[in-house]
RNA sequence: GCGGGCAUAGUUUAAUGGCAAAACCUUAGCCUUCCAAGUUAAUAAUGGGGGUUCGAUUCCCCCUGCCCGCA
Repeated sequence: GCGGGCAUAGUUUAAUGGCAAAACCUUAGCCUUCCAAGUUAAUAAUGGGGGUUCGAUUCCCCCUGCCCGCA
């Protein structure tokens, strides 16, 4: 330099055109003499820009970052 893949919550994964789901983490309540464990609830996300569409996490293009291959 060329080609391909990936980007969703603090972390790990779902959702493939129609109100973004769950687990772990964190915080609070209950329980406990205290802690841990258990239980209930809450907070929290679609990498950035543009396009298509009534509607985009999903389809298309560019950029950024990471990974793989070729040179």
The RNA shown here (transfer RNA) has 71 nucleotides and comes from Climaconeis sp. The coordinates come from a structure-prediction model, not an experiment, and the mean pLDDT is 82. RNAcentral holds the sequence, with entries from ENA. Rfam family: tRNA. Rfam classes the family as a transfer RNA.